[in-house]
Molecule: small-subunit ribosomal RNA
Organism: uncultured bacterium
RNA sequence: AUUGAACGCUGGCGGCAUGCUUAACACAUGCAAGUCGAACGGCAGAACGAAACAUGUUGCUCUUUUGAUGGCCAGAGGCGGAAGGAAGACUAAUGAGUAUGACUCUGCCCGUGAGAGGGGGAUAACGAAGGGAAACUUACACUAAUACCGCACAACACCAAAAGGCGAGAGAUCUUCAUAUUUUACACCUCUCGCUGAUGGAUGAGCCUAUGAUGUAUUAGCUGGUUGGAGGGGCAAAGGCCUACACAAGCUACAAUCCAUAUCAGGUUAGAAACCAUGAUCAUGCACCCGGGAACUGACACACAGUCCAAACUCCUACAGGAGGGAGCAAUGUUGAAUAUUGGACAAAGCCCGCAACCCUGAUCCACCAGUGCCGCAUGAGUGACUAAUGCCUUCAGAUUGCAUAGCACUUUCAGCAGGCAACACUAGAUGACAGCUAAUACCCGUGAAUGUGACUCUACCAGCAAAAAACGCAUCAGUUAGCUCCGUGCCACCAGCCACUACAAAACGGACGAUGCUAGCGCUAAUCUAAAGUACUGGACGCAAGCCGCACCCGCUCAUUUAUUCAAAUCAGAUGUCACAGACCUGGGCUUGACCAGUGAACUGCAUUCGAUACUGGAGAGCUAGAGUAUGGGAGAGGAAGGCAUAAUUUCCAGUGUAGCAGUGAAAUGCGUAUCAUAUUGGAAAGAACACCGGAUGGCGAAGGCAGCCUUCUGGGGCAAUACUGACGCUCAUGUGCGAAAGCGUGGGGAGCAAACAGGAUUAGAUACCCUGGUAGUCCACGCCCUAAACGAUGUCAACUAGGCGUGGGGCAUGUAAGUACUCGGUGCCGCAGCUAACGCAUUAAGUAGACCGCCUGGGGAGUACGGCCGCAAGGCUGAAACUCAAAGAAAUUGACGGGGACCCGCACAAGCGGUGGAGCAUGUGGUUUAAUUCGAUGCAACGCGAAGAACCUUACCAGGCCUUGACAUCCAGAGAACUUAGCAGAGAUGCUUUGGUGCCUUCGGGAACUCUGAGACAGGUGUUGCAUGGCUGUCGUCAGCUCGUGUCGUGAGAUGUUGGGUUAAGUCCCGCAACGAGCGCAACCCUUAUCCUUACUUGCCAGCACUUUGGGUGGGAACUUUAAGGAGACUGCCGGUGACAAACCGGAGGAAGGUGGGGAUGACGCCAAGUCAUCAUGGCCCUUACGGCCUGGGCUACACACGUGCUACAAUGGUCGGUACAGACGGUUGCCACGCCGCGAGGCGGAGCUAAUCUCAGAAAGCCGAUCGUAGUCCGGAUUGCAGUCUGCAACUCGACUCCAUGAAGUCGGAAUCGCUAGUAAUCGCGAAUCAGCAUGUCGCGGUGAAUACGUUCCCGGGUCU
Repeated sequence: AUUGAACGCUGGCGGCAUGCUUAACACAUGCAAGUCGAACGGCAGAACGAAACAUGUUGCUCUUUUGAUGGCCAGAGGCGGAAGGAAGACUAAUGAGUAUGACUCUGCCCGUGAGAGGGGGAUAACGAAGGGAAACUUACACUAAUACCGCACAACACCAAAAGGCGAGAGAUCUUCAUAUUUUACACCUCUCGCUGAUGGAUGAGCCUAUGAUGUAUUAGCUGGUUGGAGGGGCAAAGGCCUACACAAGCUACAAUCCAUAUCAGGUUAGAAACCAUGAUCAUGCACCCGGGAACUGACACACAGUCCAAACUCCUACAGGAGGGAGCAAUGUUGAAUAUUGGACAAAGCCCGCAACCCUGAUCCACCAGUGCCGCAUGAGUGACUAAUGCCUUCAGAUUGCAUAGCACUUUCAGCAGGCAACACUAGAUGACAGCUAAUACCCGUGAAUGUGACUCUACCAGCAAAAAACGCAUCAGUUAGCUCCGUGCCACCAGCCACUACAAAACGGACGAUGCUAGCGCUAAUCUAAAGUACUGGACGCAAGCCGCACCCGCUCAUUUAUUCAAAUCAGAUGUCACAGACCUGGGCUUGACCAGUGAACUGCAUUCGAUACUGGAGAGCUAGAGUAUGGGAGAGGAAGGCAUAAUUUCCAGUGUAGCAGUGAAAUGCGUAUCAUAUUGGAAAGAACACCGGAUGGCGAAGGCAGCCUUCUGGGGCAAUACUGACGCUCAUGUGCGAAAGCGUGGGGAGCAAACAGGAUUAGAUACCCUGGUAGUCCACGCCCUAAACGAUGUCAACUAGGCGUGGGGCAUGUAAGUACUCGGUGCCGCAGCUAACGCAUUAAGUAGACCGCCUGGGGAGUACGGCCGCAAGGCUGAAACUCAAAGAAAUUGACGGGGACCCGCACAAGCGGUGGAGCAUGUGGUUUAAUUCGAUGCAACGCGAAGAACCUUACCAGGCCUUGACAUCCAGAGAACUUAGCAGAGAUGCUUUGGUGCCUUCGGGAACUCUGAGACAGGUGUUGCAUGGCUGUCGUCAGCUCGUGUCGUGAGAUGUUGGGUUAAGUCCCGCAACGAGCGCAACCCUUAUCCUUACUUGCCAGCACUUUGGGUGGGAACUUUAAGGAGACUGCCGGUGACAAACCGGAGGAAGGUGGGGAUGACGCCAAGUCAUCAUGGCCCUUACGGCCUGGGCUACACACGUGCUACAAUGGUCGGUACAGACGGUUGCCACGCCGCGAGGCGGAGCUAAUCUCAGAAAGCCGAUCGUAGUCCGGAUUGCAGUCUGCAACUCGACUCCAUGAAGUCGGAAUCGCUAGUAAUCGCGAAUCAGCAUGUCGCGGUGAAUACGUUCCCGGGUCU
């Protein structure tokens, strides 16, 4: 894009089309094929004419006969029921399309030229009589024809006709009957129609040939009247169409035969086309008309509403017997997702019959039903802003719905009401007129005129009336794909074409607002084409994605060098015929437009015939030598087959020497070995297999598989050189044939080593493995099978063309003494340009450019499986599917990450050292358990002396109980009151009740501000939840050296380059090189501190020199020193030597207080871990609101079988205890630090000076040093635990503080596996201070004192960086 569609929601009108795709299932009822009286016998009878008889007076009436006109169920006769209609079951060719052909028939129709003489016998109807339920049928008697049958006529033989029949007219002529004068009938004449035979045409039909047209080879062979002949038969006609005879043929890889499926074509849908799919409606062919078979009649049938036969089904029946065939139109049932009225009319245009009128016609024309499709129209249009309200969203400002509604002024298509009014209509007949025929004015025939005929039709159309009045939905809104928000839900419910969505903030589910698309429809499902170059003819691929057969030979097919001649099959070009109608296209026209309709033109790319052309292709015959081959010569080679020979080693056996191990492994064990003496070693013997060095190679040979000791024989192929010969002999090959590693199979040998299976030992969680000890098939030979491999260059064969460079092996040639060099042919390799390729790569040995032939591929799995067939002894091989299932599988390259991959480098990472932890007791944190509660968070490194720089109450978030509800806190409103305060009672307290004092400040005198109480509601409040909604802050990799950008360049692209490389550095630090050149964040530096010096300053600090002194820098004084705190200097690889690339830099040295970032700190790139924190704070969403908020008392966070982390104290003599004695730094202090004196054993108490601090104070530093004692012991070590007594803080030390005195005196004697820290003023060790704090320090943060050991080095462990 499309549909004969169906389903869901919705639905105003009209036009034009279309409407059982399923059950070729079954069918009630009605209708769908009749007609002709102008072929016939008859039948009925109103009216009319005539005649006769009877009655009677002419007349009238009755009866009978007859004629004419008109009609007719049935009969008999003719024509038509072979058309029209329906449906597509069969059919792969007895069919259809296209184009030919010869061997035929053709009713009605048209043309031509003839004929139509004379006779005969029956029969139905009717009548009358039987049988049967019915359908129907039997016998007897009569009669007619355009029914039937002879005779005559008959072109050269034979054969073969007829209906002078019906009708009409005239009444001149003739005849007959009756009558006496006219009528009837016949003859005759004229005309229409009909009949017979002959011939031609038209139309229709039969037959033959060619051609292209579904799938399957897991259908490869098929056929017996079969192929052809000739005799006979048969047909309208050719023919094995049929038959007797003899012959043995015919079809097939260009797909026979079998099977499955299927009406065919014009066309339709789609497409740029080629193709693909399809065969409704329309128009044509075929075949069929309940399933099967058969013929009759006829011009035509083997016959839809005909016959016969048997079968199935249905119906009637009196059970003897009969009837039927909607795949005609309606209708019904059934099947199904699904498809209409038991309608009107023959008005039109057709068909049948008829001379005709007419009749018949479910063909046809119309109407009905259905949005089933296509087309058209409407549902209003203009104006209108407070941008109303509502809805929805919201950042609360507003935005959107939205000029949309309302309102105002207009219009009236369509629907409605009531009117008017076309076209489709031309006929025929009768009347009149004219012409023809004729003897004729008649009949008949022809042409005008007037009259008349409409199912649709209550039509189309036209004007009138009234009123915006009656008239919009469907789907979608993550991407594809136009269009977004809120709410609900919470991996549920759902959605979904594909990818996919949903686990508490869903643009994807459901709803809503809004939007988008289409619109009387819109979506969904099904189906087809396109997009799809995704089966590729046009127009694809096959090194690595699927895909070159393992290799070669070869029949057929295909293709093939060069020259002239010839033919014209192919090819090209012209002409002619045909290619039905419709459709499609162009053009103009008719319905208001359009769909639709009728007309014209061109076209229908096809087929056939015919005239030409001859370059190419092809055929024929004649040549040529460049392809191919043959001959000659010398030469290379693990090419093949057979036979023989040689050798090292291994193993076994024999003998000697000789003694305890050997063998094996990462380490072991199994195994072998002690009197049958191993391994080792010496000598000898046997066997089988394999061929070291030479000669090794990207080397050589072969079609591939493959081929390696030496010699002999036989043998294949290739290359080179020079000439001669043949003359296209060639290439590729489906099928076929042969070869074809290893393993395997059969028979017979052989068997040293090796070694599937197997056994044992190890390893391991296991170890049916890797390792070890053994070991059988097999490996070897002969013959025969098997026929597969990553049979690989993952690259089919052949020939041609297209830059080079460097090797290597064979032959030749030129030059040269030689080495060599240059050239050439054919091999074998590497690198590389153009070109190709998705890229990787290939690149004269192509995967380049063109050619010939063959094979093979079409998403992954299922599956190289199943079934079938062929092969095989078997194993198995070759050929080779489907159901089902997935949305991928795969290739190449890119960026990261990872590796028990590689290279380089760094770090207390290891190593080298020192000291710890892990064992003990205690402190502290965590887990677990317990509990009313043990609040919460942190959980590898990077949680665990963490938040917490300090839980007795408070803190406090937890628990129990008692209380409050606009609230402890903020803002607003109203009312009252100053605020505030004294005292008492109840209560655990919160709180409640009572009570005392107090009337303030500002003022424009109205009131106002602050505060308190009461009341109502907006609101407060939440340490409730989500750190995976967030901000901020922080940890970590890591103070690791990295992370990026602009422009340029390279690449189809992701990306790369820069940033890699060579050096160097602590460093992406610097240098050099380089398709890169620059830049940014990081590094470094700038900052602080510390180490040296200088300048300035001199109190509370200092005191060298001077003076005084109570001997204390105390005082005067000094400004040198120390210190303090401001400012400067100094260090930069600057200098020298060496190394390095004339670089960067490194090594050593000098000078210097300090030397190579001097030491320390602050400083943390892009990012990773959805790392941590909603309980610091802030904050979105959600949740609670007499409670998840607030207040109070008490309890808990301090529990305790246990496990872990971090610490303290120890285990002692480098020590403990006692006495004496020396030296710091930094910090803090008025609710504070507290000198000094007194009291207490002590914690501390009582007095009390100074200090808001370089002034006073905390404050005694300790280890150390000098003495004394202890003597290796659970101790004079160690101090836990416990008992008594106290001190301090504080409302309050019971749960639950710290400290002191006396007494008690536990574990512990240096700590398993494992593990931590540290590289110099560091570790270790020693004490001091501060924050928090009423009190509480083994923790944390600081301060100084004493003060080491070791680093060979980067193999390993851990972490990190760069390249690969």